A computed fold for an 89-nucleotide RNA from Spiroplasma sp. TIUS-1, annotated as TPP riboswitch aptamer (THI element).
Model confidence (mean pLDDT): 76 of 100.

RNA sequence: UAAAAAAGGCAGAGGUAGCGAAAGCUUGAGAAAUACUCUUAGAACCUGAUCUUGGUAAUGCAAGCGUAGGAAGUCCUAACAUAUUUUAA
Repeated sequence: UAAAAAAGGCAGAGGUAGCGAAAGCUUGAGAAAUACUCUUAGAACCUGAUCUUGGUAAUGCAAGCGUAGGAAGUCCUAACAUAUUUUAA
């Protein structure tokens, strides 16, 4: 100096169940949280699905379905400022 990656900036996408009179309890990253997760390297999430098998007090609780069909992005030495790693010359 060049390229790539990570972190990061801004922006966007998603879910919010079951039992209980309530308090609360179960699972989970998250069950309306100043939060959490995910953004094409996409199982975050939706459809299939009032699905199948197992299990539970009950529930996408677990596995399958799933190499299925869909699903939201750009900047990147700059962004107010600071600042990393790798490769090549």
RNAcentral holds the sequence, with entries from Rfam.